[in-house]
Context: one part of a larger RNA
Molecule: small-subunit ribosomal RNA, 3' major domain
Organism: uncultured rumen bacterium
């Protein structure tokens, strides 16, 4: 100087406390340990591994295991010779396929062989093989915490110290005051996005708001006022007014759509865990090179005595199921999205208008509300399992895909010690979208969007983690 202390001050964060809803009990999904396996590919392990890499494991992916097969190779570049001229396509026999043997067809041409190609060597190709403790690049963490540093100058023999300390204020090293310090840089803030209120400009979406028609559907003529879409600009600065202060701020009211960072993103200083990640890629070494390379067939990645994490669904009447009847926003669409109309109980299938999309599709929101029914029971709750029977996608659904129908109906009546998430349009509850989907399917995973809409915060003694000043110390 640091680090640490069951030393002290002073300060904060859903840290605790007040609340609400979970999780630990039940079934099921999903990941993981473990066991089993020919193989269950690998990688991720306290917070920061475990619905994580995986935003799509029937083949494919695949890296793993069995079996067949290739070697200058599935894929790049040079060079040397050969040999036929193609390259390719078909077709024969084998075969589960790669493959392996054979056999037709079949190019320009300057006739040299040149482009291409084949085939022999040769140089080398090729490894998801090790080694995140050789690296490079991303990333997570602590932590959106407010701290970390330099110049030049004073001070110290020196390490270092100041400044950065004190006081008072922020969300902030945010600002102010005083000061052996002056100034300065990363970092906060602001400058960017979205949202929340005018305005102004623009109307093939929107409107009877004004007028006429109407088969009644902004349908039509019309018109851009409205909502709207997206461009430009306003607008919030503690500016005003009061109390309070030396200031700097704080408290308190006006006006306003909107206060004192307006809510929300995006943005992560100087570092720290030899955190992760040689399997995204790129990399030094080190290793395989008729194989630790490369193809093909199936198999495994889905295996199940168990144990743990993460979610769904539930155990019911604030409810189930029947019937009616509203009201979104953000997206996706051409090898796509796919209306109306038929058929089928249904999933789905017949068929094709429209639409590269404010225009058409998708597309029915759903709890919500109105009316019925059930009357507290393992039930009209709950839906696991199992039996049959479709339907779609794909070469193919046995391992091993989702969806539908009928019939089956378990477990489970609120969950131990323990734990976990949330401070508003937030939690809870509901439903629509979207990306992966290269064929397809499917979610409870991920990511978005709207709709309904609370409870609480007395306070900081306590528990975590954090900052800032001091102290103690045989630790660095």
């Nucleotide at each position: 100087u640091g680090a640490c202390g069951g030393g002290g001050g002073c300060c904060c964060g859903c840290a605790c406390a007040a609340g609400c809803g979970g999780a630990g009990g039940a079934g099921c999904a999903u990941g993981u340990g473990g066991c089993u396996u020919a193989a269950u590919u690998c990688g991720a392990u306290g917070c920061a591994a475990c619905g994580c890499g995986a935003a799509g494991a029937a083949c494919c992916u695949u890296a793993c295991c069995c079996a067949g097969g290739c070697u200058u190779g599935a894929c790049a570049u040079g060079c040397a010779g050969c040999u036929g001229c193609a390259a390719g396509u078909c077709c024969u026999a084998u075969g589960a396929a790669a493959g392996u043997a054979g056999g037709a067809c079949g190019c320009c041409u300057u006739c040299g062989a040149g482009g291409g190609u084949g085939c022999u060597g040769c140089a080398c190709a090729g490894g998801u093989g090790c080694u995140g403790c050789a690296u490079g690049g991303c990333u997570g963490u602590c932590g959106u915490c407010a701290g970390u540093u330099c110049g030049u100058g004073c001070c110290g023999u020196g390490a270092g110290g100041u400044g950065u300390u004190u006081g008072g204020u922020u969300a902030a090293g945010u600002c102010c005051a005083c000061c052996a310090a002056c100034g300065a840089a990363c970092g906060c803030a602001a400058c960017c996005c979205c949202u929340g209120c005018g305005u102004c400009c623009a109307g093939u979406u929107g409107c009877c708001a004004u007028c006429g028609g109407u088969u009644c559907g902004g349908c039509c003529g019309g018109g851009c006022a409205c909502u709207c879409u997206g461009g430009a600009g306003g607008g919030a600065c503690c500016g005003c007014c009061c109390u309070u202060u030396c200031a700097c701020a704080a408290g308190g009211g006006a006006g306003g759509a909107a206060g004192g960072u307006g809510g929300g993103g995006a943005u992560g200083a100087c570092g720290u865990c030899a955190a992760g990640u040689c399997a995204g890629u790129a990399u030094g070494g080190c290793c395989c090179u008729u194989a630790c390379g490369c193809c093909u067939g199936g198999g495994g990645c889905c295996g199940c005595a168990c144990a743990c994490g993460u979610g769904c669904u539930a155990c019911a009447a604030u409810g189930g199921c029947c019937g009616g009847c509203a009201c979104a926003g953000a997206g996706g669409g051409a090898a796509g999205c796919g209306a109306g109309a038929c058929c089928g109980c249904g999933a789905g299938g017949u068929g094709g208008a429209g639409c590269a999309a404010a225009c058409c599709c998708c597309a029915g929101a759903g709890a919500a509300c109105c009316g019925g029914c059930c009357c507290c029971a393992g039930u009209u709750c709950g839906g696991a399992u199992u039996g049959g029977a479709g339907u779609c996608u794909g070469c193919a659904a046995c391992c091993c895909g989702a969806c539908u129908c009928c019939a089956u109906g378990a477990a489970g009546u609120u969950g131990g010690a323990u734990u976990c998430g949330c401070u508003a349009g937030u939690a809870a509850c509901g439903g629509c979208g979207c990306a992966u989907c290269a064929g397809c399917a499917g979610u409870u995973g991920g990511u978005g969007c709207c709709g309904u809409g609370a409870a609480u915060a007395c306070g900081u003694u306590c528990c975590c983690g954090g900052g800032c000043c001091u102290u103690g110390u045989a630790c660095a």